[in-house]
C1' cells in the first nucleotide's frame, strides 16, 4: 500500500413522517348523514417510508466431507461517526449520498 460474497431479496422491527384511511376541532347543510377547511405537539394492531453499524429467514458465496451434480457440515468476520450539508417521494427518518468526510 492493495484486496475480499465485507453479496443479494424477503419478511419484520427501533424508528419515521402524512399522500390516503381513520381521528379531532370549526364551517356549511336538506342533520343516523354528507361536504369543505384546519390539525401528525392525532399516543392510530389500517396503509406507506424505514438502518452497513437492528432481527430473522432464504438464496448466494469460502472451506470440507465417500461426492462431476444432487446432499451434510463449517465458516461468512468486525463497525466510533447514522456528523454538518444536501436529495427523493405527500413528507420525514437509523432511507440515499455514505462502512462517504472525520476519528481511533
Nucleotide at each position: 500500500u492493495a484486496a475480499a460474497a465485507a453479496g443479494u431479496u424477503u419478511u419484520c422491527a427501533a424508528g419515521g413522517g402524512u399522500u390516503c384511511c381513520g381521528u379531532g376541532g370549526c364551517u356549511g347543510u336538506u342533520u343516523a348523514g354528507c361536504a369543505g377547511c384546519c390539525g401528525g405537539u392525532c399516543u392510530g394492531c389500517g396503509a406507506c417510508c424505514g438502518a452497513g453499524a437492528g432481527a430473522a429467514a432464504a438464496c448466494g458465496c469460502g472451506c470440507g466431507g465417500c461426492a462431476u451434480u444432487u446432499c451434510c457440515g463449517c465458516g461468512u468476520a468486525c463497525a466510533c461517526g447514522g456528523g454538518a450539508g444536501g436529495g427523493a417521494c405527500a413528507a420525514a427518518a437509523g432511507c440515499c449520498c455514505g462502512g462517504g468526510a472525520g476519528g481511533a